[in-house]
c-di-AMP riboswitch aptamer (ydaO/yuaA leader) from a Planctomycetota bacterium, 134 nucleotides, folded computationally. It was read from a public genome assembly, where an Rfam model found it. Rfam family: c-di-AMP riboswitch aptamer (ydaO/yuaA leader). Rfam links the family to the GO terms cyclic-di-AMP binding and regulation of gene expression. The coordinates come from a structure-prediction model, not an experiment, and the mean pLDDT is 79.

RNA sequence: CGGAAAGCGUCGCCGAGUCUCGCCGCGACGGGAACGGGGGAACCAACGACCCGGGGCGAAUCGCCGGAUGGCGUAGGGCCACGUCCUCGGCCCGAGCCCGUCAGCUAACCCCGCAGGCGUCGAGGAGUACAACC
Numbered sequence: 001c002g003g004a005a006a007g008c009g010u011c012g013c014c015g016a017g018u019c020u021c022g023c024c025g026c027g028a029c030g031g032g033a034a035c036g037g038g039g040g041a042a043c044c045a046a047c048g049a050c051c052c053g054g055g056g057c058g059a060a061u062c063g064c065c066g067g068a069u070g071g072c073g074u075a076g077g078g079c080c081a082c083g084u085c086c087u088c089g090g091c092c093c094g095a096g097c098c099c100g101u102c103a104g105c106u107a108a109c110c111c112c113g114c115a116g117g118c119g120u121c122g123a124g125g126a127g128u129a130c131a132a133c134c
Stems, first nucleotide, its partner, number of pairs: 011119004018033005035113005044104001053102001054099004062073004076093005084126005
């Protein structure tokens, strides 16, 4: 001098996964709110045959190729920092997990979650807010 790792703080991103109260004593536990998810009538839907169980969370489906790990695309989804909107451009994801023979919709009602993982900063326009100045 350069690079990397770790810790703390601030800010930001994916995601429902945040805030707050009490107890405890530094472990754990309980409650509330917001947000998210599931089950559950009437009505409606469904009702056949074959293969085959079926279903839920999620953007994460589907097609083709491959002996496989996978590859190329794709429905769909996210980010590029004033909240929001428009346009151009760019960078990514397109997984995984769960229920266990059972669940269409569904008022009342019932139940559950409240994690985990990360580090973007290109441009133009509309418009709002704020600041400086007067």